[in-house]
The part of an RNA shown here (small-subunit ribosomal RNA, central domain) has 346 nucleotides and comes from Madagascaria erythrocladioides. It matches the Rfam family "Bacterial small subunit ribosomal RNA". The full RNA is in RNAcentral, with records from SILVA. Its mean pLDDT, the model's own confidence on a scale to 100, is 80.
Context: one part of a larger RNA
RNA sequence: UUGGGCGUAAAAUACAUGUAGACUGUAAAUUUAGUGUUUUAUUAAUAAAUCUAAAAUUUUAUGUUAAGAUUUAAUCACAAACUAAUUUACUAUUGAGUGUUACAGAAGAUUAUAAAAUUUUAAGUGUAAAAGUAAAGUUUGACCAUAUUUAAAGGAAUACUAAAAGCGAAAGCAAUAAUCUAUGUUACAACUGACGUUGAUAUGUGAAAGCGUAGGGAGCAAACAGGAUUAGGUACCCUGGUAGUCUACGCUGUCAACGAUGAAAGCUCGUUUUAAAUUUUAUCUUGAAACUUAGUUAACACUUUAAGCUUUCUGCCUGGGUAGUACGAUCGCAAGAUUAAAACUC
Numbered sequence: 001u002u003g004g005g006c007g008u009a010a011a012a013u014a015c016a017u018g019u020a021g022a023c024u025g026u027a028a029a030u031u032u033a034g035u036g037u038u039u040u041a042u043u044a045a046u047a048a049a050u051c052u053a054a055a056a057u058u059u060u061a062u063g064u065u066a067a068g069a070u071u072u073a074a075u076c077a078c079a080a081a082c083u084a085a086u087u088u089a090c091u092a093u094u095g096a097g098u099g100u101u102a103c104a105g106a107a108g109a110u111u112a113u114a115a116a117a118u119u120u121u122a123a124g125u126g127u128a129a130a131a132g133u134a135a136a137g138u139u140u141g142a143c144c145a146u147a148u149u150u151a152a153a154g155g156a157a158u159a160c161u162a163a164a165a166g167c168g169a170a171a172g173c174a175a176u177a178a179u180c181u182a183u184g185u186u187a188c189a190a191c192u193g194a195c196g197u198u199g200a201u202a203u204g205u206g207a208a209a210g211c212g213u214a215g216g217g218a219g220c221a222a223a224c225a226g227g228a229u230u231a232g233g234u235a236c237c238c239u240g241g242u243a244g245u246c247u248a249c250g251c252u253g254u255c256a257a258c259g260a261u262g263a264a265a266g267c268u269c270g271u272u273u274u275a276a277a278u279u280u281u282a283u284c285u286u287g288a289a290a291c292u293u294a295g296u297u298a299a300c301a302c303u304u305u306a307a308g309c310u311u312u313c314u315g316c317c318u319g320g321g322u323a324g325u326a327c328g329a330u331c332g333c334a335a336g337a338u339u340a341a342a343a344c345u346c
Stems, first nucleotide, its partner, number of pairs: 004317003007300002012314001014205004021198003025090007033083002041075003047072006056064001095195001096192003099188002102185003107181007114158001119153007129140002166173002210251006219245002224240004262313006270291007295302002319346003328339004
């Protein structure tokens, strides 16, 4: 509990596709179905409800009642507008899609190739230290290390370019080349002719860690071991080091999954930078950024990429703790995830 809100106070689902539903361009005709408005009547010598209630009756109260007011109901007709249904037509002055044209990019998948570096192995040269730290010690080294030269193996990641840059629905994406796939933008105005927006349930995608099976394993490195530090040190520092990190196929379905800002449409001063396209070189379209007027905001701040002014649809919030927990249910191999309270207490 509403005429309120959701960037930071409680609150925008992680993201998309899309069913039902809700909402929905222009013009005309028909139907008269709906809604509300206006006007005129009837039922009406009154169908229902509520309120006010004269006078009379009565000891008073109660009750009855003329009259009046308000509201509701049913029926008929007329006018104009809206909605709905059916039919027809239109469209760059206008949504959405297709096509043609020119371009953009770390968008995705698969395969192949490359150079530098680390490590290991083999061989040569060479000799006593190396490594590491604030300082040390554990550690490596006369079974010849470290260093240096040559060769080989193997795995992972791709310096510079690199930027407030670019692309993608989000997660995310960066060596080079090829193949396949998707997307966006500009211009044209050829085609379709409202095919649109949103979206409960649902379906799909979804970092890292983790799980299963099979591979792989250079470097790094939870756990673990040792050395230091310290009053202690289950840490920070050092020496090692296994899962893991990598690949394939499955599972998991979470995050400060953040712009802490749902999607779509329209409208609303200027300045500067930048990406793509166009172009008679300064205009316009689509993005990415920095300021800023009006306006908004509790303030911070936002400001044509709105948190401004409007419209449509969805999700969510309602004092703190208990608690994103218990129970139940669904999903999962498990870990756990989703849904989701109350008692009590302040």